[in-house]
RNA sequence: AACGGCCGUUCGGGAGAGAAUCCCUAACCUUUGAUAGGGAUCGCCGAAGGGGCAAACCAGGUAAAUCGCCUGGUGAAACUCUCAGGCAAAAGGACCGGACGAGCGGG
Numbered sequence: 001a002a003c004g005g006c007c008g009u010u011c012g013g014g015a016g017a018g019a020a021u022c023c024c025u026a027a028c029c030u031u032u033g034a035u036a037g038g039g040a041u042c043g044c045c046g047a048a049g050g051g052g053c054a055a056a057c058c059a060g061g062u063a064a065a066u067c068g069c070c071u072g073g074u075g076a077a078a079c080u081c082u083c084a085g086g087c088a089a090a091a092g093g094a095c096c097g098g099a100c101g102a103g104c105g106g107g
Stems, first nucleotide, its partner, number of pairs: 003105002007101007018042001020041007043087003049083001050081003056074007
């Protein structure tokens, strides 16, 4: 140097689920409406964030001291919950990729 991780900047890819129903306000206005805001109701989604748990390990107890069993602790996710968020487009979006920069490992 190649290569590999962390961090920062930037670009790109990126799913799911009602353009729900009702009421009010504003604008337009003959009327309508898939315009904007607010409220209520039911139905859904999981990939901002957040919560929960398995094995394993540790401690204590029981027991013939091992095994086993009970209690507690540590303990993961794309699993799970659906608090938050979301359910046309836009925005957001876990995760993934590219470029640049600084540094670490490497040699």

Model confidence (mean pLDDT): 78 of 100.
A computed fold for a 107-nucleotide RNA from a Chloroflexota bacterium, annotated as Glycine riboswitch aptamer.
The model forms 90% of the base pairs in the Rfam consensus.
NCBI's taxonomy places the organism under Bacteria, Bacillati, Chloroflexota.